Background:
Transfer RNA from a Lachnospiraceae bacterium, 72 nucleotides, folded computationally. It matches the Rfam family "tRNA". Rfam describes the family as follows. Transfer RNA (tRNA) molecules are approximately 80 nucleotides in length. The family's RNA type in Rfam is transfer RNA.
RNA sequence: GCUCCAUUAACCCAAUGGAAGAGUAACCGGCUUUUAACCGGUAGGUUGUGGGUUCGAAUCCCAUGUGGAGCA
Numbered sequence: 001g002c003u004c005c006a007u008u009a010a011c012c013c014a015a016u017g018g019a020a021g022a023g024u025a026a027c028c029g030g031c032u033u034u035u036a037a038c039c040g041g042u043a044g045g046u047u048g049u050g051g052g053u054u055c056g057a058a059u060c061c062c063a064u065g066u067g068g069a070g071c072a
Stems, first nucleotide, its partner, number of pairs: 001071007010024002013021001018055001026042005048064005
C1' cells in the first nucleotide's frame, strides 16, 4: 500500500428496512439471624463519526476513525 472482518448499554453479544433486546455487572426490594446464593423489579443506548438512498436505516450505499487477520 491492497483485500477482508469487527465496531450496538459499564462488559459480552442479539436484532433479514417498520425504529433496539438478552445475559453479567450496578441500584431497589423479597427470602435469610447476617452474608453469599436464589427470586422479583428499576435504571442504563445521539447503534464509532460524517454524508446519501428511502415514507421509514443498527440494517442498504459512500467516505472516514479505531482494533484485528491476510497478501505484498
The prediction has a mean pLDDT of 81.